[in-house]
């Protein structure tokens, strides 16, 4: 340099025939408790990697761009 594929919450990841974001963990709170831990109850404010198109409407579709795998050269 060519080709793929991957980028969403702090981490690990779902989320498709385009309709307005969600899980388990972990965190904070508050209840329990002599503390603690385990349990119970409430909390998510994420510019979906950027920019632009396309569309009444984009995490989802198109082009570039940036970051990482993997493959060839």
């Nucleotide at each position: 340099g060519g080709g793929u594929c991957u980028g969403u919450a702090g981490c690990u990841c779902a989320g498709u025939a385009g309709g307005u974001a969600g899980a388990g963990c972990a965190c904070c709170u508050g209840a329990u408790u002599g503390a603690a831990g385990a349990u119970c109850a409430g909390g998510g404010u994420g510019u979906c990697g950027g920019u632009g198109g396309u569309u009444c409407g984009g995490c989802u579709c198109c082009a570039c761009c940036c970051a990482g795998g993997c493959c060839c050269a």

This is a predicted structure of a 73-nucleotide RNA (transfer RNA) from Rhodoferax antarcticus ANT.BR. NCBI's taxonomy places the organism under Bacteria, Pseudomonadota, Betaproteobacteria, Comamonadaceae, Rhodoferax antarcticus. Its Rfam family is "tRNA". From the family's description: Transfer RNA (tRNA) molecules are approximately 80 nucleotides in length. The coordinates come from a structure-prediction model, not an experiment, and the mean pLDDT is 81.